Small-subunit ribosomal RNA from Bacteroides luti, 1520 nucleotides, folded computationally. The organism belongs to Bacteroides, within Bacteria. RNAcentral holds the sequence, with entries from ENA and SILVA. Its mean pLDDT, the model's own confidence on a scale to 100, is 82.

RNA sequence: ACAAUGAAGAGUUUGAUCCUGGCUCAGGAUGAACGCUAGCUACAGGCUUAACACAUGCAAGUCGAGGGGUAGCAGGGUAGCAAUACCGCUGACGACCGGCGCACGGGUGAGUAACACGUAUCCAACCUUCCCAUAACUCUGGGAUAGCCUUUCGAAAGAAAGAUUAAUACCGGAUGGUACUUUUUCAAGGCAUCUUGAGAAAGUUAAAGAUUUAUUGGUUAUGGAUGGGGAUGCGUUCCAUUAGAUAGUUGGUGAGGUAACGGCUCACCAAGUCUUCGAUGGAUAGGGGUUCUGAGAGGAAGGUCCCCCACAUUGGUACUGAGACACGGACCAAACUCCUACGGGAGGCAGCAGUGAGGAAUAUUGGUCAAUGGGCGAGAGCCUGAACCAGCCAAGUAGCGUGAAGGAUGAAGGUCCUAUGGAUUGUAAACUUCUUUUAUAGUAGAAUAAAGUGACCCACGUGUGGGUUUUUGUAUGUAUACUAUGAAUAAGGAUCGGCUAACUCCGUGCCAGCAGCCGCGGUAAUACGGAGGAUCCGAGCGUUAUCCGGAUUUAUUGGGUUUAAAGGGUGCGUAGGCGGAAUAAUAAGUCAGUUGUGAAAGUUUGCGGCUCAACCGUAAAAUUGCAGUUGAUACUGUUAUUCUUGAGUGUACAUAAGGUAGGCGGAAUUCGUGGUGUAGCGGUGAAAUGCUUAGAUAUCACGAAGAACUCCAAUUGCGAAGGCAGCUUACCGGGGUACAACUGACGCUGAGGCACGAAAGUGUGGGUAUCAAACAGGAUUAGAUACCCUGGUAGUCCACACAGUAAACGAUGAAUACUCGCUGUUUGCGAUAUACCGCAAGCGGCCAAGCGAAAGCAUUAAGUAUUCCACCUGGGGAGUACGCCGGCAACGGUGAAACUCAAAGGAAUUGACGGGGGCCCGCACAAGCGGAGGAACAUGUGGUUUAAUUCGAUGAUACGCGAGGAACCUUACCCAGGCUUAAAUUGCAGAUGAAUAUAGUAGAAAUAUUAUAGCCUUCGGGCAUCUGUGAAGGUGCUGCAUGGUUGUCGUCAGCUCGUGCCGUGAGGUGUCGGCUUAAGUGCCAUAACGAGCGCAACCCUUAUUGAUAGUUACUAACAGGUUAAGCUGAGGACUCUAUCGAGACUGCCGUCGUAAGAUGCGAGGAAGGUGGGGAUGACGUCAAAUCAGCACGGCCCUUACGUCUGGGGCUACACACGUGUUACAAUGGGGGGUACAGAAGGUCGCUACCUGGCAACAGGAUGCUAAUCCCAAAAGCCUCUCUCAGUUCGGAUUGGAGUCUGCAACCCGACUCCAUGAAGCUGGAUUCGCUAGUAAUCGCGCAUCAGCCACGGCGCGGUGAAUACGUUCCCGGGCCUUGUACACACCGCCCGUCAAGCCAUGGGAGCCGGGGGUACCUGAAGUACGUAACCGCAAGGAGCGUCCUAGGGUAAAACUGGUGACUGGGGCUAAGUCGUAACAAGGUAGCCGUACCGGAAGGUGCGGCUGGAACACCUCCUUU
Repeated sequence: ACAAUGAAGAGUUUGAUCCUGGCUCAGGAUGAACGCUAGCUACAGGCUUAACACAUGCAAGUCGAGGGGUAGCAGGGUAGCAAUACCGCUGACGACCGGCGCACGGGUGAGUAACACGUAUCCAACCUUCCCAUAACUCUGGGAUAGCCUUUCGAAAGAAAGAUUAAUACCGGAUGGUACUUUUUCAAGGCAUCUUGAGAAAGUUAAAGAUUUAUUGGUUAUGGAUGGGGAUGCGUUCCAUUAGAUAGUUGGUGAGGUAACGGCUCACCAAGUCUUCGAUGGAUAGGGGUUCUGAGAGGAAGGUCCCCCACAUUGGUACUGAGACACGGACCAAACUCCUACGGGAGGCAGCAGUGAGGAAUAUUGGUCAAUGGGCGAGAGCCUGAACCAGCCAAGUAGCGUGAAGGAUGAAGGUCCUAUGGAUUGUAAACUUCUUUUAUAGUAGAAUAAAGUGACCCACGUGUGGGUUUUUGUAUGUAUACUAUGAAUAAGGAUCGGCUAACUCCGUGCCAGCAGCCGCGGUAAUACGGAGGAUCCGAGCGUUAUCCGGAUUUAUUGGGUUUAAAGGGUGCGUAGGCGGAAUAAUAAGUCAGUUGUGAAAGUUUGCGGCUCAACCGUAAAAUUGCAGUUGAUACUGUUAUUCUUGAGUGUACAUAAGGUAGGCGGAAUUCGUGGUGUAGCGGUGAAAUGCUUAGAUAUCACGAAGAACUCCAAUUGCGAAGGCAGCUUACCGGGGUACAACUGACGCUGAGGCACGAAAGUGUGGGUAUCAAACAGGAUUAGAUACCCUGGUAGUCCACACAGUAAACGAUGAAUACUCGCUGUUUGCGAUAUACCGCAAGCGGCCAAGCGAAAGCAUUAAGUAUUCCACCUGGGGAGUACGCCGGCAACGGUGAAACUCAAAGGAAUUGACGGGGGCCCGCACAAGCGGAGGAACAUGUGGUUUAAUUCGAUGAUACGCGAGGAACCUUACCCAGGCUUAAAUUGCAGAUGAAUAUAGUAGAAAUAUUAUAGCCUUCGGGCAUCUGUGAAGGUGCUGCAUGGUUGUCGUCAGCUCGUGCCGUGAGGUGUCGGCUUAAGUGCCAUAACGAGCGCAACCCUUAUUGAUAGUUACUAACAGGUUAAGCUGAGGACUCUAUCGAGACUGCCGUCGUAAGAUGCGAGGAAGGUGGGGAUGACGUCAAAUCAGCACGGCCCUUACGUCUGGGGCUACACACGUGUUACAAUGGGGGGUACAGAAGGUCGCUACCUGGCAACAGGAUGCUAAUCCCAAAAGCCUCUCUCAGUUCGGAUUGGAGUCUGCAACCCGACUCCAUGAAGCUGGAUUCGCUAGUAAUCGCGCAUCAGCCACGGCGCGGUGAAUACGUUCCCGGGCCUUGUACACACCGCCCGUCAAGCCAUGGGAGCCGGGGGUACCUGAAGUACGUAACCGCAAGGAGCGUCCUAGGGUAAAACUGGUGACUGGGGCUAAGUCGUAACAAGGUAGCCGUACCGGAAGGUGCGGCUGGAACACCUCCUUU
């Protein structure tokens, strides 16, 4: 520079990821339909279904210039007064004869898979009316016939007879050649038969006139044009579960027939022809130009328009004709409809309208021949549902409009919110100004008539051209233009969870409903319905259906096959495909130029016309194709000649569990015989069945049989695979190395085909030692058709024959070439060589690049390339059904569909889990001590009861829990009685003057009611009551709407982040490894380096001590003093009190260790290795608990679900469970005496002391607002008694009498005294707590509280043990690793039978159809052929016969569809039954093939695989 204008993704499998893979969506399109809505114009379109049936009208006629003529109309004439009659005389013309047309135009798509269509070529094998050109001719005769007329038959349709008549109707004769046929001569040409030209001879064929002076028609012949006919190459749907088909079939000779070739037809002869490059059969279908989509390649479609074909109710047939086997012609048959006088007739809308029917669905019984075109005609003209117009329909495309500008108090109303207010609807409206497309009314008003007709004129070539004039317009008074009026007449549909643009409120409550996919809805739904708002498109918008796209999801462009779907079990080999090196020729493929064709329309582009656009016109491009022709020759092909490297042969050498057949061997096992020997053997987790005193097992000797071959032995070797192992002999096969003698591409692959092919299995005949499906018995178990045991048959072995499959696996087809390395091993060679090195061929391991979704593969590729074969296309249904092939059978091979799901799947990641592994910890076990479980009582819970027994808490983590005090109150529950702005808090407004006190009445009380007394003020008001209003109240619901708080895992050691690095990614690393720790505590190592929350420490208390201080505490010294006592003075020593300090850190020493650290009856020290105890609880888990502590969203109640009061209940009682108390006794009970704490509490209180009472307690009285006073120990110690009993144990229960608190102890308090004296004699299975000042045991105090059901809870001190070998096991937890089909995470997932419902489907005695073929019978119309009687002078005709045939009938088969009692399996379906087969070592590892067995999953035998865990060993590799 030329050319080109063209390519998007998303959702959905998972806890998350990457991949594979399907499903779905966004786009475009339509002859569409449906829903809602609808103003106008232009253009184009409109039965896709029943090729179903059709009423009515129209769609093909024309010519009088071919004819005889004149039914009707008009004119004229004649006769007649007229009515009327007559005359074809004229215009014209029905019917008739004749010519041309009717084979076009129009419709439809049933049939057809074919020379039907498309494209290209050919006809030397053909026809062609009308038209054009050329040449010649058009002579002479004849007899009929329709019509008209007469008659007859018939309901009609129609038919028949007689008489008569014309022609461009028909016939005879003449004339003919360049026509045709036959014979023949010469020449030329071609493409095989042949064709053409020039002659000669013989034979056979023609004609028509009309009107009128100029034409036209007719006949023959040739050529052209147009239209048709035929032949051939190539292309044109699906099924192989259609593999063989074919007798006129294939060819030949001869004949017939045709316009023409041809088995087109016939006679004879031959036996061919088609077919895996898909014949035959079946199903479906008009084909093309083109249309839609797509970047393209493709895919799908064939409506409108154009070309071709086929058809015209169904089937057959011919006639006429140039042309038909004829949509609006004929004949026959069949079905249907109609008319009928029952004798017979008529009809064919897939022409235009229209009707019915079918259907989701598709229009007017319109106008005109003005234009375009067609038929006839000399012409005028006539006909034309072709055509042109109009009507209906948003059914499509395009255009226009429904107003424009200004206008903020951002109005009202609606809606929403964080609601005294704001946001939004929204410049939207109102309002002001402007415009007039459209609308309405009026006025004007085309082009389409370039043309043709008639008349006249001109030119010349005398039938053409030109001129003048006249006339022809359906649509149409339409388009268009102008005027007037006035925003006037005109907006909806769908959507708003994501994909996908657009969000809130209300209603509903897994209901109603939505949904294209994922999915939404179970009381706070942006997903349902409504509303407001928003978004998208807009006279339309959505939905449904279908096609392409996206989908590279059938992949030519442009896919794959180790594990996702997918390599045939293996080899040999046919066809086919592909193929080494060199030279030459050729030019089939290939490439280039050129010619023809590729219709028009359409498409694209330029220009132009309708006001624009759609639309239309014109020009160009394109039409990627086919054929011819001329060249090129690199590559492929073909032919020819060579070559040696591929391949093969040869010679030499070694090699091996290679194959087949035979022989031999020892050990073991079992059996038999005999000996020895005696009571068990055997078997298991433990047992039993079994064997054994008739002598087993054990042991010795001898014998018999069959099967298999220990060690060597190995990621070893061989083989195509399956597979092959004692030794030896024979035969056979293979690969390898070395050499380079021979052949000379002989090669690779390989659909069909053939052969081989583990184990199990089958048949026949042998054999049978072992083992062992089935089977039997014994165990185990809930069961156990299993796992375990004892037996045991097929089988296991051999021969011959079948079978033909396996996880037949390297889950990896064969061959060739290329591409870094290291290492082990086998065989051979270099090579004279046991080391080492090199080469070749194998068998292995590890890694680079590269590849891969990753795991991984990596010279033995899953890398880079080539060739050939096989196979895959979502999961299930299903390797099933049916069909076919094979097999003795078992069964194998081939191999679907309906239906159903939105996934199924691969690899890897993080968790969780495992009846996986390793390491570690914990009162987890073990070792101990004491309990619970048995009794009685207390208390809580369940259950039951009740008017109510208020509510909550329910494995661990509810149950002496909320409650740290239920007689009333509490109180929430029940009964009864009251109140309704309320019991309480108040704001505002108004009214009133009370409130309160006292005394009554009614009442269970609340309350109601009566009487008496009764306000303050700074004048603003205060106080109280009532009324109204705003606001209350709710222990009503939701802890699954929440805050806050709490429990648990767990005081377990974990949980994370930043940056970096690794990985496509989820993620990993860090946090792993070794050692250590109570600890992710620390040290070392280290692609990690650091950090945070946890751990630890910091806090409190306790153990030692110092300093300071010294009352109410203390009292050593001094003094005083008492019956006694720190009682007093005093002291600051001690104890103690309470503030600040010190102290402990593996700091020191020994040993071990790199270090961290561990260890020592170490030292020192009050205390020693976090000294003891407490507080402190990471990220998170359990939708854990609590709406009844409190707070709070939403919902609900408002003369009640609020509130007040009295009484009752929460305390019930057949029973079950949890937690406790007291006991069962002598380590004890009872009596007497006596000693020692700590920490609390106290004025509505604790109370000394005194008196009374047996006592609880009462009456007095004192101290203390507390280191001052008070409350106060028990076990212990000393002593007496009891002596093993249901007791002097134990104290329940009950009776009586009391005390205290309180308004009140009946339901329903505690305590005291007297009396009573129950169960219980140490507790089954099982289970709980505790490791030192702990357990155990003893008492004391406090909170709540009038009192107390407290034996509970929270604290305090006194006395004061035992044991821990150790981590195998149980439970829980932490870390690492491994497997996983789990992720709601093992309380997981999940398989099969059975039962129920629904759905589709296979079989099925049969039953009912369908299409096609075969055989036979019958056989219309009709062509052809034949023909004695009849007709005709004759030509000929009638009639009859023959062949063929539509249709009909009969018969036997095959194929195919529907239906079918019953039956088989399959699929689907919130909560059915039985088991638990699989996933973890899934509790017997699983799976594959095969065989047997079993309710079911399944079990077992034989062989195979790893797609098995763990442990041990071996080998190899890497690093040092």